Transfer RNA from an archaeon, 73 nucleotides, folded computationally. Its mean pLDDT, the model's own confidence on a scale to 100, is 80. Its Rfam family is "tRNA". The family's RNA type in Rfam is transfer RNA. From the family's description: Transfer RNA (tRNA) molecules are approximately 80 nucleotides in length. The same sequence occurs in records of 2 taxa.

[in-house]
RNA sequence: GGGCUCUUAGCUCAUCUGGUAGAGCGCCGCGUUCGCAACGCGGAGGCGCCGGGUUCAAGUCCCGGAGAGUCCA
Numbered sequence: 001g002g003g004c005u006c007u008u009a010g011c012u013c014a015u016c017u018g019g020u021a022g023a024g025c026g027c028c029g030c031g032u033u034c035g036c037a038a039c040g041c042g043g044a045g046g047c048g049c050c051g052g053g054u055u056c057a058a059g060u061c062c063c064g065g066a067g068a069g070u071c072c073a
Stems, first nucleotide, its partner, number of pairs: 001072007010025004019056001027043005049065005
């Protein structure tokens, strides 16, 4: 320098062909216990790396940029 993949909740990851974003773990509350853990129930938490474009509508398509991983030189 070039190719490919990735960048979504605190962490690890989903989100089939564009249609108002979910799970597990963690966190908070309640139940259960003498108490803790485990378990059960409920809840908070992201507008999706940044900027722009297409569209009635974009995490999901297009362009530019940034970062990470990997391969080649």